[in-house]
C1' cells in the first nucleotide's frame, strides 16, 4: 500500500534556513515574494493512546511527564445518491465517496 473500528463546524504561532509554490486529485475559491513548499528552534492547542478516580467492562469527571497528532479558512466549498422548500438552476438536511488522525489487526 490493503483491512477494522472511532472522531472530523471547537482549539492553538512567533523566529531562523530556505527561495516557488501551497490547501490530497478535479472545479471554484483563497493563501503566498509584506516570502509558498520543506527542514530546524521554541512557544501552544486538543487529548486518540496513556495515567487517576479500589478492581473489570461501560460511562462520566479529572491529568497531561511519556506515544502519536495539530496550530488560515468546517476536512475551505463543491461533484456522487436521497429528500425538504424554492421555480431557473439556487438553498437546506441526511447519506455516499475520497481524505486526515488515532486504535488495532497483518
Nucleotide at each position: 500500500a490493503a483491512c477494522u473500528c472511532a472522531u472530523c463546524c471547537a482549539g492553538a504561532g512567533c523566529g531562523g534556513u530556505g527561495g516557488a509554490g501551497a490547501g490530497u486529485a478535479c472545479g471554484g475559491c483563497u493563501c503566498u515574494u509584506u516570502g509558498a513548499a520543506a527542514c530546524c528552534g521554541c512557544g501552544g492547542c486538543a487529548a486518540c493512546c496513556c495515567c487517576c478516580g479500589a478492581a473489570g467492562c461501560g460511562u462520566c469527571g479529572g491529568g497531561u511527564c511519556g506515544g502519536u497528532g495539530c496550530c488560515a479558512a468546517u476536512u475551505c466549498c463543491g461533484g456522487c445518491a436521497g429528500a425538504g422548500c424554492g421555480c431557473u438552476u439556487g438553498u437546506u438536511c441526511u447519506g455516499a465517496g475520497a481524505g486526515a488522525u488515532g486504535a488495532g489487526a497483518g